[in-house]
RNA sequence: AUCACGAAAAGGCAAACCGUCGGCGACGGCGGGGCGCAAAGCCACCGACCUGGCAGGGGGGCCAGGCAGCGGGGUUACCGAA
Repeated sequence: AUCACGAAAAGGCAAACCGUCGGCGACGGCGGGGCGCAAAGCCACCGACCUGGCAGGGGGGCCAGGCAGCGGGGUUACCGAA
C1' cells in the first nucleotide's frame, strides 16, 4: 500500500414522533428529535414491500410512481486494534 475485517478515538449520518411546506397517495424537502447505523454515502439493475390508475369473474396482469434504514448487485469513501 492492497484485499478482507470492525476494537478504539475523532468526525459523520439520523428511525419513531413533533412542526412546517409539497404531493391524490405511497412518500419527499426543511427545522426539531435520536432508535439505531462502518457505507444508514450514491445508483431503482434484480427480487420484496408500498401508492395511484387501467382492464379483469378469479388467480393474477399492465402502466405510472415510492422505498437505497428489506435483501442482492454496481460504484465511491474516513479511521486502523486484533
This is a predicted structure of an 82-nucleotide RNA (c-di-GMP-I riboswitch aptamer) from an Alphaproteobacteria bacterium. The sequence was found by an Rfam model in a public genome assembly. It matches the Rfam family "c-di-GMP-I riboswitch aptamer". Its family is annotated with cyclic-di-GMP binding in the Gene Ontology.